[in-house]
């Protein structure tokens, strides 16, 4: 990097440094009343491993490997379909993205 599988409206922030970008991409949007990024401490979460209980597939546990939390459901939207005909929608699916596990 590619492929496969699973999940994706739950959950969890303070301080410091920093100084213009950020939200994956386009649009909408956020931002000097302080964006990224980094540091310290803290927290969330059972994906894999471990452990414990249970005993055949279930529960518990942040110990290990990841991940995540300081805007918004993956913040919304994009492509197709249904309804409708209007700009809308607690709709469906696809694509894309993110995370984990496995494979090449």
């Nucleotide at each position: 990097u590619u492929c496969u599988u699973a999940u994706u409206c739950a959950g969890a922030g303070a301080g410091g440094u920093g100084g213009a970008g950020g939200u994956a991409a386009g649009g909408g949007c956020c931002c000097u009343a302080g964006a990224a990024a980094c540091c310290u401490c803290g927290g969330c979460a059972a994906c894999a491993g471990g452990u414990u209980a249970g005993u055949u597939u279930u529960a518990a546990u942040a110990c290990u490997g990841u991940g995540c939390c300081u805007a918004a459901a993956u913040c919304c939207u994009u492509c197709a379909g249904u309804u409708g005909u209007a700009u809308g929608a607690c709709c469906u699916g696809a694509u894309a993205g993110a995370u984990a596990a496995g494979a090449a």

The RNA shown here (SAM riboswitch aptamer (S box leader)) has 104 nucleotides and comes from Oceanobacillus rekensis. NCBI's taxonomy places the organism under Bacteria, Bacillati, Bacilli, Bacillaceae, Oceanobacillus. Its mean pLDDT, the model's own confidence on a scale to 100, is 79. Its Rfam family is "SAM riboswitch aptamer (S box leader)". Rfam's curators write: The SAM riboswitch is found upstream of a number of genes which code for proteins involved in methionine or cysteine biosynthesis in Gram-positive bacteria. The SAM riboswitch acts at the level of transcription termination control. The predicted structure consists of a complex stem-loop region followed by a single stem loop terminator region. An alternative and mutually exclusive form involves bases in the 3' segment of helix 1 with those in the 5' region of helix 5 to form a structure termed the anti-terminator form. This entry represents the conserved core of the complex structure involving helices 1-4.